Transfer RNA from Monosporascus ibericus, 72 nucleotides, folded computationally. RNAcentral holds the sequence, with entries from Rfam. It matches the Rfam family "tRNA". From the family's description: Transfer RNA (tRNA) molecules are approximately 80 nucleotides in length.
[in-house]
RNA sequence: UCCGAUGUGGUGUAAGGGUUAGCAUGAUGGAUUCUCACUCCAUUGAUCAGGGUUCGAAUCCCUGUGUCGGAG
Numbered sequence: 001u002c003c004g005a006u007g008u009g010g011u012g013u014a015a016g017g018g019u020u021a022g023c024a025u026g027a028u029g030g031a032u033u034c035u036c037a038c039u040c041c042a043u044u045g046a047u048c049a050g051g052g053u054u055c056g057a058a059u060c061c062c063u064g065u066g067u068c069g070g071a072g
Base pairs, nucleotide, nucleotide: 001071002070003069004068005067006066007065010025011024012023013022018055026044027043028042029041030040031039048064049063050062051061052060
């Protein structure tokens, strides 16, 4: 330099154009317990950036950028 894949809460992972972006874990608070742990309840927090297509975009397209792999 070129080619391909990929980017969603703190972490892991769904949603393949239409519900309030779901689940697990974590964190905080509460219940339970003599205490801790387990268990249960509640709360918390996310679509890499910009643009385009569409009535509607996490999803499709373009550019940029981060990461990974490959070629030289």